[in-house]
RNA sequence: GGCGCGAUAGCUCAGUUGGUUAGAGCACUGGAUUCAUAACCCAGAGGUGAUGGGUUCAAGUCCCAUUCGCGCUA
Numbered sequence: 001g002g003c004g005c006g007a008u009a010g011c012u013c014a015g016u017u018g019g020u021u022a023g024a025g026c027a028c029u030g031g032a033u034u035c036a037u038a039a040c041c042c043a044g045a046g047g048u049g050a051u052g053g054g055u056u057c058a059a060g061u062c063c064c065a066u067u068c069g070c071g072c073u074a
Base pairs, nucleotide, nucleotide: 001073002072003071004070005069006068007067010026011025012024013023019057028044029043030042031041050066051065052064053063054062
């Protein structure tokens, strides 16, 4: 240099041929429980969906460019 894969919550990830509120586990906050802590239980907060464009009535999902990471190859 060429090709492929990936980027979604603080972390690890899901998201079913585009379809109407973007979710789970852990972590965090509050509560309940306990003499107290942990665990378990209840509730809550937390998202520019890498960036910028395009297609569409509608985009996390499709297309293009860019950035970053990983792999293969010369």
The RNA shown here (transfer RNA) has 74 nucleotides and comes from a Chitinophagaceae bacterium. The RNAcentral record of the sequence draws on ENA and MGnify. Its Rfam family is "tRNA". Rfam classes the family as a transfer RNA. The source organism's lineage runs through Bacteria, Pseudomonadati, Bacteroidota, Chitinophagia and Chitinophagaceae. The prediction has a mean pLDDT of 82.